Predicted 3D model of a 325-nucleotide part of an RNA (large-subunit ribosomal RNA, domain IV) from metagenomes. It matches the Rfam family "Bacterial large subunit ribosomal RNA". The RNAcentral record of the full RNA draws on SILVA.
Context: one part of a larger RNA
RNA sequence: CCCUCGUUAAGGAACUCGGCAAAUUAACCCCGUAAGUUCGCGAGAAGGGGUGCCACAGCAAUGUGGUCGCAGUGAAAGGGCUCUGCUAACUGUUUAACAAAACCACAGGUCUCUGCGAAAGCGAAAGCUGACGUAUAGGGGCUGAAGCCUGCCCAGUGCCGGAAGGUUAAAAGGAGGGGUCAGCGUAAGCGACGCUCUGAAUUGAAGCCCCGGUGAACGGCGGCAGUAACUAUAACUGUCCUAAGGUAGCGAAAUUCCUUGUCGGGUAAGUUCCGACCCGCACGAAUGGCCUAAUGAGUAGAGCGCUGUCUCAACGAGGGACCCG
Numbered sequence: 001c002c003c004u005c006g007u008u009a010a011g012g013a014a015c016u017c018g019g020c021a022a023a024u025u026a027a028c029c030c031c032g033u034a035a036g037u038u039c040g041c042g043a044g045a046a047g048g049g050g051u052g053c054c055a056c057a058g059c060a061a062u063g064u065g066g067u068c069g070c071a072g073u074g075a076a077a078g079g080g081c082u083c084u085g086c087u088a089a090c091u092g093u094u095u096a097a098c099a100a101a102a103c104c105a106c107a108g109g110u111c112u113c114u115g116c117g118a119a120a121g122c123g124a125a126a127g128c129u130g131a132c133g134u135a136u137a138g139g140g141g142c143u144g145a146a147g148c149c150u151g152c153c154c155a156g157u158g159c160c161g162g163a164a165g166g167u168u169a170a171a172a173g174g175a176g177g178g179g180u181c182a183g184c185g186u187a188a189g190c191g192a193c194g195c196u197c198u199g200a201a202u203u204g205a206a207g208c209c210c211c212g213g214u215g216a217a218c219g220g221c222g223g224c225a226g227u228a229a230c231u232a233u234a235a236c237u238g239u240c241c242u243a244a245g246g247u248a249g250c251g252a253a254a255u256u257c258c259u260u261g262u263c264g265g266g267u268a269a270g271u272u273c274c275g276a277c278c279c280g281c282a283c284g285a286a287u288g289g290c291c292u293a294a295u296g297a298g299u300a301g302a303g304c305g306c307u308g309u310c311u312c313a314a315c316g317a318g319g320g321a322c323c324c325g
Base pairs, nucleotide, nucleotide: 001320002319003318004317005316006315007314008313010311011310014309019306027051028050029049030048031047036041038145052067053066054065055064056063057062068072080304081303082302083301084300085299086298087296088295092104108143109142110141111140112139113138114137120129121128122127147290148289149288151221152220153219156218157217158214159213160212161211162210165209166208167207171203172202176198177197178196179195180194183190184189222240223239224238225237226236249283250280261277262276263275264274265273
C1' cells in the first nucleotide's frame, strides 16, 4: 500500500451525477394513527409506552410487592420514515452470462373473418390441429383495469358492396392475304380444288376504369391580410387553398428548439423540482386523450431521523503484499 472488518471527538450530506456505501429502524404486547379512496384500502401510516429476575394471588391472561445491572426482544436473526410529481392500473414476464424497465403480458374494450368437411394453420397428399368445440364458439388486428370520453375528413390507399357502360385473356370466329400447282396465256402474268402459313370484324369472365359505402381501416386534420373610443389584443370581416382544416382535454410536458421562457413556491443561494401562464420549433383523442385510489428492486424533487459520504483523518483486527526458510 491492497482486500475484508471494528470503533471514533466536534460537526452531520458540507461528499457526490445521485445519501452510492454505511448507519439508523427492527421482535412481541399496549395506546394511537392523516390526506386521499374504486370504501377493499391507505396502515406496521406517522407517533408514543412496555419487556429481566424473585415472592404472593389467580385456571389463565394478568395483577400487587420486592429486587439486580450501563444495558432485560441483554447474543444471532430481525421494516428507517414522510411529502410531492412522472409513468405503468394491479400480481406476473423479459435480454441464461453488462439492461428487470415506462418493455412484454394482463383482465377489460373494439374491429374483422368464420354457419361447420367453419375460418385459420401444418402437410405435393392421405390426414391432422382448430374441436370430439358450433357465433355466450373459434381465428386474426389494434388498444390495454376502473372513471369521464373518444371530435372533423372517404380526396389518395385499403377493404366491402354494385353492376349499366368502357377496357380486357384463353377460346370461338373466319373476312382478307402469302406459299405451292392442275389449268389459261405468245409473253408478262393470272390462278380453281387440295395442302399449308397467316389472319380482320364479331362473341368473350374476373380484374381495372366506373358508381357507392367504410376511420377503435392505412392515414390526414391550413395560409395571408384588416378590424374595438389610450395602448395592446382581436369576439368580427375579407381573401386564397383543401378531402377536411385539430373538437374535448392536456400543455416549456418521458414531447419546448429558442430556453436556465415568464410569474409564483421551496433554498441564504435552485439549468433540477412543484404550481401556474400558453408564444404547442414539433400534444391530442383505442399508433387512444385526460384523470386516478392501490401497487413498483421503475424514475424526478424535497424533508425528518441517521451516520467516517465528507470537513479530515486516526486507531485497531484478520488476510495479502514484504523478509526468512